[in-house]
RNA sequence: GAGGGCAUAGCUCAGUUGGUUAGAGCGCCGGUUUGUGGUUCCGGAGGUCGGGGGUUCGAUUCCCCUUGCCCUCCCCA
Numbered sequence: 001g002a003g004g005g006c007a008u009a010g011c012u013c014a015g016u017u018g019g020u021u022a023g024a025g026c027g028c029c030g031g032u033u034u035g036u037g038g039u040u041c042c043g044g045a046g047g048u049c050g051g052g053g054g055u056u057c058g059a060u061u062c063c064c065c066u067u068g069c070c071c072u073c074c075c076c077a
Stems, first nucleotide, its partner, number of pairs: 001073007010026004019057001028044004050066005
């Protein structure tokens, strides 16, 4: 340099041909349980869906550009 893949909560990941307020497990906070801790149960907080632009009545989802990471190939040493 060429091609491809990934990016969603603190972590690991879902999200069904674009459609109302984007979810789960673990973790965190509060309560419950227990003599204390852990465990159980109940509730809660936590997200500009990597960034920008476009298409559309409507975008996490489609298109373009861009950032970071990973893989393959080519060139030089």

Transfer RNA from a Planctomycetota bacterium, 77 nucleotides, folded computationally. Model confidence (mean pLDDT): 80 of 100. Rfam family: tRNA. Rfam links the family to the GO term triplet codon-amino acid adaptor activity. Rfam's curators write: Transfer RNA (tRNA) molecules are approximately 80 nucleotides in length. The family's RNA type in Rfam is transfer RNA.